A computed fold for a 90-nucleotide RNA from a Pseudomonadota bacterium, annotated as c-di-GMP-I riboswitch aptamer.
RNA sequence: UCUGUACAAGGGCAAACCCGGCGAAAGCCGGAGGCGCAAAGUUUCCGGUCUAACGGGCCCGACGGGCCCCACGAUAGCGGGAUUGCCGGA
Numbered sequence: 001u002c003u004g005u006a007c008a009a010g011g012g013c014a015a016a017c018c019c020g021g022c023g024a025a026a027g028c029c030g031g032a033g034g035c036g037c038a039a040a041g042u043u044u045c046c047g048g049u050c051u052a053a054c055g056g057g058c059c060c061g062a063c064g065g066g067c068c069c070c071a072c073g074a075u076a077g078c079g080g081g082a083u084u085g086c087c088g089g090a
Stems, first nucleotide, its partner, number of pairs: 001090004012037002018031005035077001041083003045080003048075003055069006
């Protein structure tokens, strides 16, 4: 540097469901759990997807309510890129 033949050794992470908390939501955090994962370590740079509070627009029977748009929210376990790294093999 390449690679995962291995399903090895020692280990690591932790989906769904459930409980508690945070959040408008998507979702996140902790516990429990274990579907899977060789980067399921880190990072929103690119694309995708989810949500739509705030803001904007429209409508109605209007101290309110409904619909549409919007990411500054989320997803790294959607894909790509970047970056770091354990073990084995070459």
The coordinates come from a structure-prediction model, not an experiment, and the mean pLDDT is 86. It matches the Rfam family "c-di-GMP-I riboswitch aptamer". Gene Ontology term of the family: cyclic-di-GMP binding. NCBI's taxonomy places the organism under Bacteria, Pseudomonadati, Pseudomonadota. It was read from a public genome assembly, where an Rfam model found it.